Description:
The RNA shown here (transfer RNA) has 75 nucleotides and comes from a Rhodospirillaceae bacterium. The coordinates come from a structure-prediction model, not an experiment, and the mean pLDDT is 84. Rfam family: tRNA. By type it is a transfer RNA. It was read from a public genome assembly.
């Protein structure tokens, strides 16, 4: 080079055209003499970048970029 896979919260991942989620952290608080678990409430997103297409895109299309794995060539 080529083919395949992945990029969505601080982590791990879900969601594959109609309101952007979970679980863990992290804040607040409730319980407890008192910490731990446990329970309630909560902050937190340019959905890698640009374009398109559509009333409407994280989701469909066309480029780039990263990581990943499998092949081919050269040395």
């Nucleotide at each position: 080079g080529g083919c395949g896979g992945a990029g969505u919260a601080g982590c791990u991942c879900a969601g594959g055209g109609g309101u952007a989620g979970a679980g863990c952290a992290g804040c607040g608080g409730g319980a407890u003499c008192a910490u731990a678990a446990u329970c309630c409430g909560u902050u937190g997103g340019u959905c890698g970048g640009g374009g398109g297409u559509u009333c409407a895109a994280a989701u469909c299309c066309c480029u780039c970029c990263u990581c990943c794995g499998c092949u081919a060539c050269c040395a």